[in-house]
RNA sequence: GGCCCCAUCGUCUAACGGUUAGGACGCCACGCUUUCAAUGUGGAAAUCGGGGUUCGAUUCCCCGUGGGGCCGCCA
Repeated sequence: GGCCCCAUCGUCUAACGGUUAGGACGCCACGCUUUCAAUGUGGAAAUCGGGGUUCGAUUCCCCGUGGGGCCGCCA
């Protein structure tokens, strides 16, 4: 340098172009308990950045950024 893959709550992980962006663990509050743990209920919390296509983009396209893989060149 060329090609390919990946990027979503704190972590892991879903989402035929039309979801209130879902779930698990964790966190917070409350209940239960003498207390803790366990358990039950509720809550906060996310789409890597910039453009484009579209009535509508997490999803499709382009350019970046970061991570990973394969190949090549120089030495």

A computed fold for a 75-nucleotide RNA from a Patescibacteria group bacterium, annotated as transfer RNA.